Predicted 3D model of a 92-nucleotide RNA (c-di-GMP-I-GGC riboswitch aptamer) from an uncultured Anaerolineales bacterium. It was read from a public genome assembly, where an Rfam model found it. It matches the Rfam family "c-di-GMP-I-GGC riboswitch aptamer". Rfam links the family to the GO term cyclic-di-GMP binding. Of the family's consensus pairs, 91% are formed in the model.
This record gives sequence, C1' cells and structure tokens, in this order.
RNA sequence: UCCGAUAAGAGCAAACCCGUCGAAAGGCGGGGACGCAAAGCCAUGGGUCUACAACCCCGCCUCGCGGGAUUACGACAGCCAGGUUGCCGAAG
Repeated sequence: UCCGAUAAGAGCAAACCCGUCGAAAGGCGGGGACGCAAAGCCAUGGGUCUACAACCCCGCCUCGCGGGAUUACGACAGCCAGGUUGCCGAAG
C1' cells in the first nucleotide's frame, strides 16, 4: 500500500412518525434503526426522481382553470463509476 476480522474504540442512520422549508422530487431538526469500512465530502460521466415555469395537445362552468405529453439549469453521494479527505489493524 492493497485488503477488511464473529477484533477494539468510536461514527453514520433506511423505512416509518412528528415539526419545518419547498410547486414537487426532496432538504433540515427531533424520535427511530434497515443497514453501512467511507452510508465523510464533491452532481464530473452514466442513471433515477420531480416539473412551479416554458412549449405543445385535449377539455370547458371558454381566456384561466383542469387534464395529458416533453424538457433540468431542480433533486438524489444509502444506484453505478470517478475525484478527494480520513479512524482502527488480525490474517494474507
């Protein structure tokens, strides 16, 4: 250094619930633990999710509402790569 133990000490926290922000995806705080050796950090590539708004289509209690479709510059780092930093030390 690779690697990652029925090791030690710490750490994070899915679903769900409550509060809060947001149009939404989702974020943040609290509770809670399914899991995690980077489940620390970074949206760079792929992927996924959302669509206030915009463009298009349809409808009508017809001119501003409702429904549908497309689009990311929005979101996800606990989807996969990549970058970067880092605790511990058995075996190999």